[in-house]
RNA sequence: AGCAGCGUAGCUCAGUUGGUGAGAGCGUGCGGUUCAUACCCGCGAGGUCCUCGGUUCGAGUCCGAGCGCUGCUA
Numbered sequence: 001a002g003c004a005g006c007g008u009a010g011c012u013c014a015g016u017u018g019g020u021g022a023g024a025g026c027g028u029g030c031g032g033u034u035c036a037u038a039c040c041c042g043c044g045a046g047g048u049c050c051u052c053g054g055u056u057c058g059a060g061u062c063c064g065a066g067c068g069c070u071g072c073u074a
Stems, first nucleotide, its partner, number of pairs: 001073007010026004019057001028044005050066005
């Protein structure tokens, strides 16, 4: 330098031809249980869906540019 993939919660990720409450597991807070802790059970908090622009009635999802990470080639 060229090509490809990825970027969604603190971490690992899902999100099915664009469609109307943005989710799961782990972690975390509170409560229950226990003599106590852990396990377990219940409830909750936490998100500018990388950034900017475009298409559309409607974008996490499609298009363009940029940024970052990973891999391959040179």
Molecule: transfer RNA
Organism: bacterium